[in-house]
Overview:
The RNA shown here (transfer RNA) has 75 nucleotides and comes from a marine sediment metagenome. The sequence is in RNAcentral, with records from MGnify. The prediction has a mean pLDDT of 82. Its Rfam family is "tRNA".
RNA sequence: GGGACCCUAGCUUAGUCCGGUCAGAGCAGCGGGCUCAUAACCCGCCGGUCAGCGGUUCGAAUCCGCUGGGUCCCA
Numbered sequence: 001g002g003g004a005c006c007c008u009a010g011c012u013u014a015g016u017c018c019g020g021u022c023a024g025a026g027c028a029g030c031g032g033g034c035u036c037a038u039a040a041c042c043c044g045c046c047g048g049u050c051a052g053c054g055g056u057u058c059g060a061a062u063c064c065g066c067u068g069g070g071u072c073c074c075a
Base pairs, nucleotide, nucleotide: 001074002073003072004071005070006069007068010027011026012025013024020058029045030044031043032042033041051067052066053065054064055063
C1' cells in the first nucleotide's frame, strides 16, 4: 500500500441476510421473598438514543458513503 470481517446495556450476546409492532435475553448491580443464617431458588427494579457523522426512504440497529477502533490475510 491492497483486501476481508467485526463494533448493540458494566460484561457476553440475539435481531442485520429479506428495512416496518415497544431494541430483547443471560450474567452483574439494587430491592424484596424464602432460610436460624448464607448459597441456591423465586419476584420486581435498574441499565442501550445500536462506535461517530452524513445520505437514501413514509420509515434505518438493519441499506449506502466517510471517519474512528479492533481482528485477520496479501504485498